A computed fold for a 336-nucleotide part of an RNA from a Minisyncoccota bacterium, annotated as large-subunit ribosomal RNA, domain IV.
The sequence was found in a public genome assembly.

[in-house]
Context: one part of a larger RNA
């Protein structure tokens, strides 16, 4: 280091019974409780036989009846399982961070919302083309949730999507109207060196700066939509002791937390208060509610079974302790 025995207690160890003991024939007989999804629980729990020989009855396996030995008969080895109460989490089997995490996290099956009419919606490509599918709304895709059982409140004011179309608002080209200017021609005017320069008017063309009009979605508006992203008050008085307040005003708001649950895997204060288990209980389990900061498919609440999850208790056991001791093997260092 690995094994092994131990008086007397018997978890007092410890963060926790962590490790060890300890249960042990998938043999028979008998026997099993709450709960429950009537499959389950359950091999629940618990208890007692077990050997060889002879007879009978049977095809046998077995059974009844006699009989032998011994501390001990599944006689040695060897060979499966520790149980029970009672919580919390996940419904379950599964499935994961190869080489610190195996859960309560992931997946499920069931619920449900949204595209998708097919050359489908998606997805992968620059395209062609391909999966989707040699399938076609009892189909395929994507988001949420997670078996069952009761159920899933209120709010469309924000931002998402969906629908509308009277009005405003609004881009580029296109197009239309205008238009500085450009040109030819004509008309007047003004300076001339008589060659011409220039200024204005009109018509015709032409116009790409420029200006205005005209045009779609969008926004803006009007509706709807929550199993869509989310939200779900405050102050104040008030009953014949007190004490609380069914009531009542009052200000806000889209609307102000419904059921149920609740010191909770959510509670700071907190070892909350009460019962319960101990002589003794910051943990437990049962109420209780003032919920710092539960809450209904980011599901609420429960739930029988299932679990190398976790929580507290109890039986049995026991060197885990009180506390230590002896033994055996083996390693390292020394010494020889």
């Nucleotide at each position: 280091g690995u094994c092994c025995u131990c008086a007397a207690g018997g978890a007092a160890c410890u963060c926790g019974g962590c490790a060890a003991a300890a249960u042990a024939g998938c043999g028979g007989c008998c026997g099993u409780a709450a709960g429950u999804u009537a499959g389950c629980g359950a091999u629940a729990a618990g208890g007692c036989c077990u050997g060889c020989c002879c007879a009978u009855a049977g095809c046998a396996a077995u059974a009844u009846g006699g009989g032998c030995c011994g501390c001990a008969g599944c006689u040695a080895a060897a060979g499966a399982c520790u149980c029970c109460c009672u919580g919390g989490c996940a419904a379950c089997u599964g499935u994961u961070u190869a080489c610190c995490a195996a859960a309560a996290a992931c997946a499920c099956a069931g619920c449900u919302c949204c595209c998708u009419g097919c050359g489908a919606a998606c997805u992968c490509g620059u395209a062609a083309g391909a999966g989707g599918a040699u399938g076609u709304a009892u189909a395929g895709g994507g988001g949420g949730u997670g078996a069952c059982a009761c159920c899933u409140g209120a709010c469309c004011a924000a931002u998402g999507c969906c629908g509308g179309a009277a009005g405003g608002u609004c881009a580029a080209g296109c197009g239309c109207g205008g238009g500085a200017g450009g040109u030819a021609c004509u008309g007047a005017g003004u300076c001339u060196u008589c060659g011409g320069a220039u200024u204005u008017a009109g018509u015709g063309c032409u116009g790409g700066a420029c200006c205005g009009u005209a045009u779609a979605a969008g926004c803006c508006c009007c509706g709807g939509u929550g199993a869509a992203u989310g939200u779900c008050g405050g102050c104040g008085a008030u009953a014949a002791c007190u004490a609380u307040a069914a009531u009542c005003g009052u200000c806000c708001u889209a609307a102000g937390g419904u059921a149920g649950c609740g010191u909770a895997a959510u509670u700071c204060c907190u070892u909350g208060u009460c019962u319960g288990g101990u002589a003794a209980g910051u943990u437990c389990a049962g109420a209780c509610g003032u919920g710092c900061a539960c809450g209904a498919a980011u599901g609420g609440u429960g739930u029988a079974a299932u679990g190398a999850c976790u929580g507290g208790g109890g039986a049995a056991c026991u060197g885990u302790c009180u506390c230590g001791a002896g033994g055996a093997c083996u390693c390292g260092c020394u010494c020889g």

Model confidence (mean pLDDT): 83 of 100. NCBI's taxonomy places the organism under Bacteria, Bacillati, Minisyncoccota.